[in-house]
About this RNA
The RNA shown here (THF (Tetrahydrofolate) riboswitch aptamer) has 99 nucleotides and comes from a Clostridiaceae bacterium. It matches the Rfam family "THF (Tetrahydrofolate) riboswitch aptamer". About the family: Tetrahydrofolate (THF) riboswitch was first reported for Ames et al. as an RNA motif in 5' untranslated (5'-UTR)regions of folate transport and biosynthesis genes in Firmicutes genomes. The coordinates come from a structure-prediction model, not an experiment, and the mean pLDDT is 77.

RNA sequence: AACAGAACAGGUAUUGGCGCGUUAAGUGUUAGGGAAUGGGAGUAGAGUCCCUAAACGAAGAGCAUAAAUGCUCGCGGUGCUGAUACUGCAUCCGCUGUU
Numbered sequence: 001a002a003c004a005g006a007a008c009a010g011g012u013a014u015u016g017g018c019g020c021g022u023u024a025a026g027u028g029u030u031a032g033g034g035a036a037u038g039g040g041a042g043u044a045g046a047g048u049c050c051c052u053a054a055a056c057g058a059a060g061a062g063c064a065u066a067a068a069u070g071c072u073c074g075c076g077g078u079g080c081u082g083a084u085a086c087u088g089c090a091u092c093c094g095c096u097g098u099u
Stems, first nucleotide, its partner, number of pairs: 001099005010087010020076003029054007039093003060073005
């Protein structure tokens, strides 16, 4: 120096555990604002998180109880966490391997 590789934030699928909602929060969409993020710089890379606003929008049933409520089965593009598989880092430096 060339080539190859590892490594981030994350994503998808399956699955275990514990929850939340079902009196509609959450999820998803749009607009605006902000923040964090690797071994380093820098960035948003198919991203992540938070706030505000807007539109849209749902699946309950059974049993017990005097009642409050509890339990069970469901439902929600539901939250957190574990496992497995696959995927994933503009660019530069660094790291590993080969020449």